[in-house]
Two RNAs folded together computationally: RNase P RNA and transfer RNA, 468 nucleotides in total.
RNA sequence: UGAGUCGGCCGGACGGUCGCGUCGGCAGUCACCCCCGGCAGCACGCCGGUAGGGCCUGCCGCCGAGGAACGUCCGGGCUCCACAGGGCAGGGUGGUGGCUAACGGCCACCCGGGGUGACCCGCGGGACAGUGCCACAGAAAACAGACCGCCCGCCGUGCUCGGUCCUUCGGGGCCGGGCGGCGACGGGUAAGGGUGAAACGGUGCGUGUAAGAGACCACCAGCACGCCAGGUGACUGGCGUGGCUCGGUAAACCCCACCCGGAGCAAGACCAGACAGUGCGCGUUCGAGGGCGGCCCGCCCGAGCGCACGGGUAGGUCGCUAGAGCCGUCCGGCAACGGCCGGCCGAGAUGGAUGACCGUCCUCGACAGAACCCGGCGUACAGGCCGGCUCAUCUG
RNA sequence: GGGCCCGUAGCUCAGUGGUAGAGCAGGGGACUCAUAAUCCUUAGGUCGCAGGUUCGAUCCCUGCCGGGCCCA
Numbered sequence: 001u002g003a004g005u006c007g008g009c010c011g012g013a014c015g016g017u018c019g020c021g022u023c024g025g026c027a028g029u030c031a032c033c034c035c036c037g038g039c040a041g042c043a044c045g046c047c048g049g050u051a052g053g054g055c056c057u058g059c060c061g062c063c064g065a066g067g068a069a070c071g072u073c074c075g076g077g078c079u080c081c082a083c084a085g086g087g088c089a090g091g092g093u094g095g096u097g098g099c100u101a102a103c104g105g106c107c108a109c110c111c112g113g114g115g116u117g118a119c120c121c122g123c124g125g126g127a128c129a130g131u132g133c134c135a136c137a138g139a140a141a142a143c144a145g146a147c148c149g150c151c152c153g154c155c156g157u158g159c160u161c162g163g164u165c166c167u168u169c170g171g172g173g174c175c176g177g178g179c180g181g182c183g184a185c186g187g188g189u190a191a192g193g194g195u196g197a198a199a200c201g202g203u204g205c206g207u208g209u210a211a212g213a214g215a216c217c218a219c220c221a222g223c224a225c226g227c228c229a230g231g232u233g234a235c236u237g238g239c240g241u242g243g244c245u246c247g248g249u250a251a252a253c254c255c256c257a258c259c260c261g262g263a264g265c266a267a268g269a270c271c272a273g274a275c276a277g278u279g280c281g282c283g284u285u286c287g288a289g290g291g292c293g294g295c296c297c298g299c300c301c302g303a304g305c306g307c308a309c310g311g312g313u314a315g316g317u318c319g320c321u322a323g324a325g326c327c328g329u330c331c332g333g334c335a336a337c338g339g340c341c342g343g344c345c346g347a348g349a350u351g352g353a354u355g356a357c358c359g360u361c362c363u364c365g366a367c368a369g370a371a372c373c374c375g376g377c378g379u380a381c382a383g384g385c386c387g388g389c390u391c392a393u394c395u396g
Numbered sequence: 397g398g399g400c401c402c403g404u405a406g407c408u409c410a411g412u413g414g415u416a417g418a419g420c421a422g423g424g425g426a427c428u429c430a431u432a433a434u435c436c437u438u439a440g441g442u443c444g445c446a447g448g449u450u451c452g453a454u455c456c457c458u459g460c461c462g463g464g465c466c467c468a
Base pairs, nucleotide, nucleotide: 001392002391003390004389005388006387007386008385009384010383012361013360014359015358016357017356018355020064021063023061024060025059026058027057028056032054033053034052035049036048037047038046039045066367070378071377073376074375075374076373077372078264079263080262081261085297086296087295088294090260091259092258093257094256095109096108097107098106099105110124111122112121113120114119125255126254130253131252132249133248134247147193148192149189150188151187152186153185155183156182157181158179159178160177161176162175163174164173165172166171201220202219203218204217206216207215221245223242224241225240226239227238228237229236230235268318269317270316271315277309278308279307280306281305282304289301290300291299325344326343327342328341330339331338332337362365397467398466399465400464401463402462403461406420407419408418409417414451422438423437424436425435426434444460445459446458447457448456
């Protein structure tokens, strides 16, 4: 210098004017509400008032969307239902150790795969507990078997050689031998052929054999068991023995280990206000119905419940934002993370607030907007900044 | 805001590990004087997208995209 890889950060800046929302302060208004005084003791009503609060209006001040506020894929807090119970069913997770409130997240390590490398990827338990599936091709697809081939035996047949007998001299019969000829049958074999994603360990002028074969031998790969060493562990290394060696698929059912009660702030609590009941059925400790959601048990509440017709409401307050919070120094830890101390307060709406304009500047600005809160994951994103590391080339 | 479901031909739907199908609609032909109906024949698919598991994915798993339903 070029190429690459990993991690962290920012997400237009500054100033002015106007506007919007919460909160706080000050002021005003009036009787709309809570109020105060009076009219008759209370209520209604009426008249008057302004000390306080609300509403409203005006002014001032502080603050006012994100790294993903998104998707709602996990986990937790919180709330209600038994202070959350048992069993079945169902769902989830899946190397080891740690972190954490918890997790399917994160960190470190192990194993496998990819890359020259930095580094990246992996739902990464079990296939001798059982069941299922493996299309097409191929002889054969899971338990061994055998299509072609190779070898042996036997039979028939063909050719040929020898012996012997007959003869019309052309030849024929019988017996025996040979053939790396052919066909059928019985048996041995799995080395070779070729199919497939996958073929029953691999290699060998080895031994052996009728031909062969882990049948045996040497080496290699793998598995199981035992011992030793290292490590908390997953696992790794070494030695020995064994039978030679039992495919894949569990993101198929399943088995093993561990985890999971249900619902969700439209949860839930309180206040105010409105209305009208009627008919039928079931039930009141022989218990209807409900908490309870797929089922059963158990526990608790329990005098009302269900259906049909009819009637009423569509308001307010709390929950609500100070929290597993953020920033900084130091300490422990490889790290995730934890701890001590100090500092800071950073939206809380309920038709739902963050905008508009002007000026200056730049690299001309992407994806996108809170609605109970938090920890993760995933996805979207114009552009920019910083740092670690690797490879190649050049120079010193 | 919260909870849940679906996506296969132009339309409506089957298919749930092994070559993607049916009905209607479309094109061509036959029948008819002509049309409809009927009969014969034919075309048409990134199975919403991407990645993974598997020898092999419409199907199994994960993440996105689009559409729909319910709750005061």
It holds a member of the Rfam family "Bacterial RNase P class A". Gene Ontology terms of the family: dimeric ribonuclease P complex, ribonuclease P activity and tRNA processing. The coordinates come from a structure-prediction model, not an experiment, and the mean pLDDT is 78.